[in-house]
RNAcentral holds the full RNA, with entries from ENA. Predicted 3D model of a 325-nucleotide part of an RNA (large-subunit ribosomal RNA, domain IV) from a Clostridia bacterium.
Context: one part of a larger RNA
RNA sequence: GCAUUGUCAAGGAACUCGGCAAAUUGACCCCGUAAGUUCGCGAGAAGGGGUGCCGGCGCGAGCCGGCCGCAGUGAAAAGGCCCAAGCAACUGUUUACCAAAAACACAGGUCUCUGCGAAAUCGAAAGAUGACGUAUAGGGGCUGACGCCUGCCCGGUGCCGGAAGGUUACGGGGAUCCGUCAGCGAAAGCGAAGCGGUGAACCCAAGCCCCGGUAAACGGCGGCCGUAACUAUAACGGUCCUAAGGUAGCGAAAUUCCUUGUCGGGUAAGUUCCGACCCGCACGAAAGGCGUAAUGAUUUGGGCGCUGUCUCGACAAUGCACCCG
Repeated sequence: GCAUUGUCAAGGAACUCGGCAAAUUGACCCCGUAAGUUCGCGAGAAGGGGUGCCGGCGCGAGCCGGCCGCAGUGAAAAGGCCCAAGCAACUGUUUACCAAAAACACAGGUCUCUGCGAAAUCGAAAGAUGACGUAUAGGGGCUGACGCCUGCCCGGUGCCGGAAGGUUACGGGGAUCCGUCAGCGAAAGCGAAGCGGUGAACCCAAGCCCCGGUAAACGGCGGCCGUAACUAUAACGGUCCUAAGGUAGCGAAAUUCCUUGUCGGGUAAGUUCCGACCCGCACGAAAGGCGUAAUGAUUUGGGCGCUGUCUCGACAAUGCACCCG
């Protein structure tokens, strides 16, 4: 000097990104326990009081206190507590070896597919899973307890339905034309049948176009100008565009750039925190919106207690390093 451990005057978070670490609390019995709440909980809330072992004595169906003062060990091991917010309902699950979480899952909700040799999945197939199940079943997507709710847009894309018209493959169909060849002709040439080639019209499915439906399907949910007898603001009006122009609720938010927005609270002092406001750069309703008791090795702010975190360091124990030998 390092590691591990123990103790400390006065102060008590002044340390620090942050009480990180440490300390406090701790078992059992009794008293006593708030808001809130889904009436289960919250609760070990909080906050108080008590306590050992052995032997003996007294009283005894009864036993023992209270008030005042003094003393006292639960041997070891064994919650610090409270307040206010965010997120996730919850118990669970996860990055084996840097992340345990507000991520995943979850009961519940909803959409959709599937009538059974089901859909879906594995497999050239046979076959198998689904399931020795049968729509109160099974597969897939999204959402994620519960409470109150879930607005408008179907123009685009997707899906579903429709089939009149347009387009349309193979196939069917064979017009036309060409080659060849008998024959005819003086020649040029014409040229039946057959064979070969070409292949028009016409007939013809799904799909697409088209018509309609559908957003808890993919998705989307405006701009400019003016206006009230102080000012300011604009219930109101005009105009352009759109498929429709964001409803309820929430809002400087796990979302706010400007921003330490402004006001209030807490502090002597508060870029964080809490409550409000609303010009929402760029919330918003199952990629759910807003609440919510309980729960959480979760995140943020505050308080009490407690402490070597600190003011500011000291001493001690064990081990190591190091020095002498």